[in-house]
Context: one part of a larger RNA
RNA sequence: UGACGGGGGCCCGCACAAGCGGUGGAGCAUGUGGUUUAAUUCGAUGCAACGCGAAGAACCUUACCUACCCUUGACGCACAGCGAACGAUCCAGAAAUAGAGAAGUGCCUUCGGGAACGCUGUGACAGGUGCUGCAUGGCUGUCGUCAGCUCGUGUCGUGAGAUGUUGGGUUAAGUCCCGUAACGAGCGCAACCCUUAUCCUUAGUUGCCAUCAUUUAGUUGGGGACUCUAAGGAGACUGCCGGUGAUAAACCGGAGGAAGGCGGGGACGAUGUCAAGUCAUCAUGGCCUUUAUGGGUAGGGCUACACACGUGCUACAAUGGACAGUACAGAGGGAAGCUAAGCGGUGACGUGGAGCGGACCCCAGAAGGCUGUUCGUAGUCCGGAUUGGAGUCUGCAACUCGACUCCAUGAAGUCGGAAUCGCUAGUAAUCGCGGAUCAGAAUGCCGCGGUGAAUACGUUCUCGGGCCUUGUACA
Numbered sequence: 001u002g003a004c005g006g007g008g009g010c011c012c013g014c015a016c017a018a019g020c021g022g023u024g025g026a027g028c029a030u031g032u033g034g035u036u037u038a039a040u041u042c043g044a045u046g047c048a049a050c051g052c053g054a055a056g057a058a059c060c061u062u063a064c065c066u067a068c069c070c071u072u073g074a075c076g077c078a079c080a081g082c083g084a085a086c087g088a089u090c091c092a093g094a095a096a097u098a099g100a101g102a103a104g105u106g107c108c109u110u111c112g113g114g115a116a117c118g119c120u121g122u123g124a125c126a127g128g129u130g131c132u133g134c135a136u137g138g139c140u141g142u143c144g145u146c147a148g149c150u151c152g153u154g155u156c157g158u159g160a161g162a163u164g165u166u167g168g169g170u171u172a173a174g175u176c177c178c179g180u181a182a183c184g185a186g187c188g189c190a191a192c193c194c195u196u197a198u199c200c201u202u203a204g205u206u207g208c209c210a211u212c213a214u215u216u217a218g219u220u221g222g223g224g225a226c227u228c229u230a231a232g233g234a235g236a237c238u239g240c241c242g243g244u245g246a247u248a249a250a251c252c253g254g255a256g257g258a259a260g261g262c263g264g265g266g267a268c269g270a271u272g273u274c275a276a277g278u279c280a281u282c283a284u285g286g287c288c289u290u291u292a293u294g295g296g297u298a299g300g301g302c303u304a305c306a307c308a309c310g311u312g313c314u315a316c317a318a319u320g321g322a323c324a325g326u327a328c329a330g331a332g333g334g335a336a337g338c339u340a341a342g343c344g345g346u347g348a349c350g351u352g353g354a355g356c357g358g359a360c361c362c363c364a365g366a367a368g369g370c371u372g373u374u375c376g377u378a379g380u381c382c383g384g385a386u387u388g389g390a391g392u393c394u395g396c397a398a399c400u401c402g403a404c405u406c407c408a409u410g411a412a413g414u415c416g417g418a419a420u421c422g423c424u425a426g427u428a429a430u431c432g433c434g435g436a437u438c439a440g441a442a443u444g445c446c447g448c449g450g451u452g453a454a455u456a457c458g459u460u461c462u463c464g465g466g467c468c469u470u471g472u473a474c475a
Base pairs, nucleotide, nucleotide: 001475002474003472004471005470007469008468009467010466011465012464013463015459016458019423020422021421022420023419026314027313028312029311030310031309032308033307034305035304042053043052064300065299066298067297068296069295070294073125077123078122079121080120081119082118083117089100090099092097107114108113127289128288130287131286132285136283137282138278139277140276141274143272148187149186150185151184152183153182154163155162156161167178168177169176193266194265195264196263198234199233200232201231202230203229204228208223209222212221213220237260240254241253242252243251244250316416320375321374322373323372324371325370326369332363333362334361337356338355342351343350344349382413387408388407389406390405391404392403393402429451430450431449432448433447434446435445
């Protein structure tokens, strides 16, 4: 100087407390461990691994296993030779591959040949998701959006170092003020950026409709007022008033205002810590491999199943289930695409083909809600697992191993032990909708809106963190 303390002081955080809803019990989905297997590819492992890499394993992907094949190789370079290329079709085979082979001669040319492509041969070499993240770059997690981390000069100290950065207040903040052997400065904080909340101007089509006509319908004429869209501006700064304070910084209350003291949200992550994670995104040193640890093909596996754990979905019902009627979103996507009306089917879907590269058309019926009817506390008109049958769709192909539909079947489950998680407001809870990936395949992920709470006395305690101080046989 740090680190640590079941030392002290001050302060903060959904850290506790106060509340609301869960997990832990059930079924299923998914990941992991374990076990099994020819293989169940690899990585991630307290917080900070476990719906994680994977924004999507039937083949492919695919790295694993088995079998069958190749060896200058799937890809890149040079040289030599041959042929333009490409090759329908037949035969063997699971295919890779091997054999036969109709047909066919293009482009440039100085007529030597050349370009592109294919085959054969030769040579340096290619290749490796093989090892080492404890050799590395880059990227990322974490403490932590915590308020800290440093430097120049000066001063003090023999020196390590200290001071500044401590102190009194204050703040979300090393934020600001005052004091001060310190005076300044840098990286962080804040602001500048995006979005949302109000208004104004400009612009009115595909958007809108107050007034005037018109209509089943903003449908048509018309209108630019309103909504909205999207560009530019205004607006919030403790600016004003009162009080407290040290006359400061600031805090408390008020006015005005759409918004008030950081208005809400996002992006943004200092010096460093964990030899944290990643050699399997990529790059890369070293090592290893080279008729194989490389390459091709088919099939299988990654989907196994006594069990254990994590994360979720659906429930256990009446604030509910079922049936009928009816109203209201936002944000997105669409051409090898979204697909309307109509028709067929109980339905998945089929048929059909209008429109739309979209404020125009489509996906697209929002759902909880509201209004009625029914059920009457029951393993039920709750719950839907499982299984049987019949189908639909995608796709060469749904056996291993897809999703969906219909009929039948109707399991566990009556609110969950110890323990444990999230959340402070348009939040939790609850309800549906969309998108990426994607041929198909979400209860996951990323977004969107609808309805919309309760509670916070307080900081004694638990956990984590910041500052000062103290002890130490620790570095």

Record summary: A computed fold for a 475-nucleotide part of an RNA from an uncultured prokaryote, annotated as small-subunit ribosomal RNA, 3' major domain. The coordinates come from a structure-prediction model, not an experiment, and the mean pLDDT is 85.